Record summary
The part of an RNA shown here (small-subunit ribosomal RNA, central domain) has 348 nucleotides and comes from an uncultured bacterium.
Context: one part of a larger RNA
Formats: sequence, C1' cells, structure tokens
RNA sequence: CUGGGCGUAAAGCGCACGUAGGCGGACUAUUAAGUCAGGGGUGAAAUCCCGGAGCUCAACUCCGGAACUGCCUUUGAUACUGGUAGUCUAGAGGCCGAGAGAGGUGAGUGGAACUCCUAGUGUAGAGGUGGAAUUCGUAGAUAUUAGGAAGAACACCAGUGGCGAAGGCGGCUCACUGGCUCGGUACUGACGCUGAGGUGCGAAAGCGUGGGGAGCAAACAGGAUUAGAUACCCUGGUAGUCCACGCCGCAAACUAUGGAAGCUAGCCGUUGGGGGGUUUACCUUUCAGUGGCGCAGCAAACGCAUUAAGCUUCCCGCCUGGGGAGUACGGUCGCAAGAUUAAAACUC
Repeated sequence: CUGGGCGUAAAGCGCACGUAGGCGGACUAUUAAGUCAGGGGUGAAAUCCCGGAGCUCAACUCCGGAACUGCCUUUGAUACUGGUAGUCUAGAGGCCGAGAGAGGUGAGUGGAACUCCUAGUGUAGAGGUGGAAUUCGUAGAUAUUAGGAAGAACACCAGUGGCGAAGGCGGCUCACUGGCUCGGUACUGACGCUGAGGUGCGAAAGCGUGGGGAGCAAACAGGAUUAGAUACCCUGGUAGUCCACGCCGCAAACUAUGGAAGCUAGCCGUUGGGGGGUUUACCUUUCAGUGGCGCAGCAAACGCAUUAAGCUUCCCGCCUGGGGAGUACGGUCGCAAGAUUAAAACUC
C1' cells in the first nucleotide's frame, strides 16, 4: 500500500468558522476531456511464459512464437462523469407574521446568610470531637437586641425543564446584541455538504500588572489518632478563589459515539409552536427539541435501535501488539509552568 476498523478491545481533533481540495438536485441541447470500440505506429536486445533443438542429463546455450498489460496517432459510439449554453424548484437562502429561552456583553439594583466593628442586656463558660485537645473568654466571650461596614454567592421557583457550536449559562431591572422554532409566501434559482493547512472560541488550575479580600481554603503551624501518621478528624491560616487587562490552550473538554443527507415497526412521557373538532376541558393531527421502552437489523457480548452503534452516499480526523513513550532529540509556541509535533536502541 491493500484489506480491516474507531461507544466499552488500539483508534472521533475540546468546539466552531473557513482557504485549497474532494463530493454534489431535476430537465434539455451541445461538446467529446474522462470512458468504450475498431485501425495504424511504437513498445531494442536480454529476462519472464509456451513449443522445439544442442552440450550423456540438468544448470546453461540456441531457434521460433507469444507477451511486453504502456505511450502516440486516427476513425467512430455518447449511457454515465466532466466542459459549455439554457430552463426548473423538491436542496439552500430570502421576505412577511407570530413564539419560547439561566444564549452573550455592559450598567444599575434587592433580600437572606456568614464575618467584622460600635452600642445595649447579661454571666461563666463557649467552641470542637468517636472521645479530646490545640483555640476563644472575667481586659466580659458564647447567647440575644439595635445600628453600621465589606466581599462573595443567588434559597424557594427547579423540572432525565430551557438556551448555547463546544467550554458553559440561574436573584431582579434596563440598554445593546447572536442564534433557534412554528405558520405563510406570488422572491433568488443549486447559491450546497465537508474541510488538509489557517483563524477564532475554549472549564478548572497556573502566570504577569494593578485592584479587592467576607466566607472557603492548597502550602504552612499547632492539637489529636497511630507502632509511625509528612494523612483521614479538629483549631488556625497564606497564595488562590473575586474584578480589569494580557497570557496559558490542557481535562473522564464524555453521549468515552466527527459532520451532512436520504431511507427503515411502534408505544409512553415531557418542552416550544401550528391545524382540525367540540361539551372549554379534552380528543385528534402535524413540525422542532428532549427522555424512557421496544420491532426489524446490527453487535464479541454489554447493548444500540427514526436523537442508531440499522441500511446507503459524500468529506474530514484517527488506529495497526505490550513496555521503552506521549518520552528523547530537533522544530514551533509560551514570561514561566509547560504545550504541540514526535522517534529509535533495547526488551517481552
């Protein structure tokens, strides 16, 4: 390479946008590049294959044939692919009318709770644990009442509920803003799908500069436990957690399941729309989502099953025994931490 694969055995890039490329709806005409058929030229010799001959055989050598699957040229064929021209509306988009939503960014604002401060009441304990101790408290703690400050997070509603490409998003209000769904349509007319490179987004932790710091809490200190206890438990506690700007670019970034399209039994919930009917609360139907079960089929099994892991098509990514190793070296990126690309010897 071929062949086979990628939910759990090795294997789907964390996610999107998009360049090149690959692939691409219906009809008509034309062309004849691909494709198919015929003819011609060439395809050195040797080798390979077949038939025969010569060395006593064979290897070897010689003769003849075939072959050299290719290239060039010419004459035709026109179903399919491609090119050109034209037409269409089922894909895609637009327009009009409705609708749901923790989608995003910025600003403002609310209550509960924790902590701290001030003042009042009040007195000897409080706290913590399996039990204790470290700790706090007669310089008045804990408890309770009133007032104030500050930071962070938003109980109930809350739901295999919603929105977002993913990461993710939850008090309330306003401003700006993205996407989606349904219904209608007399518009455009294949404008589409995927996407190597590339670009952007990307939880937490971490880094830089400047703020902020209530609670929590790596590190650290102490008290316990224990044979020991660099832990689990307890008392403290700094980075950090928060904000602004700039980096980092990794996660069990998981549905461990790439994207798009078509087809293939049903039943039961739930979210957002539309249609029909009526007794106004239901029945029925149809789209778009989100769950449970289940047939065919698939699967090593587990299981999946119109939200496929079924049946097909297109495009991309990835895998090829275990260890060595996602390591070394080199390159690129980064302030660093490190990330990315990525071997071999050796060994089983």